[in-house]
């Protein structure tokens, strides 16, 4: 230095242009128990990597930067 996937709560993940961003673990509190644990009920937490841009309207599309991972090339 090219090319291609990707980046969304504390993790994982759904969501491919229009309602309030889904769902699981997890975390809290209550209830169960003699107590833990499983369970049951309820709460919790998100600048959707960053910045511009198009669009009435963007997590989704478009341009740059950052990171990650895969390939390819250059480098003896």
């Nucleotide at each position: 230095g090219g090319g291609c996937u990707c980046g969304u709560g504390g993790u994982c993940u759904a969501g491919u242009g229009g309602c309030u961003a889904u769902g699981a673990c997890g975390c809290c509190g209550c209830c169960c128990u003699c107590a833990c644990a499983a369970g049951g009920c309820g709460g919790u937490g998100g600048u959707c990597g960053c910045g511009g841009g198009u669009u009435c309207g963007a997590a989704u599309c478009c341009c740059g930067c950052c990171g990650a991972g895969c390939c390819c090339a250059c480098u003896a």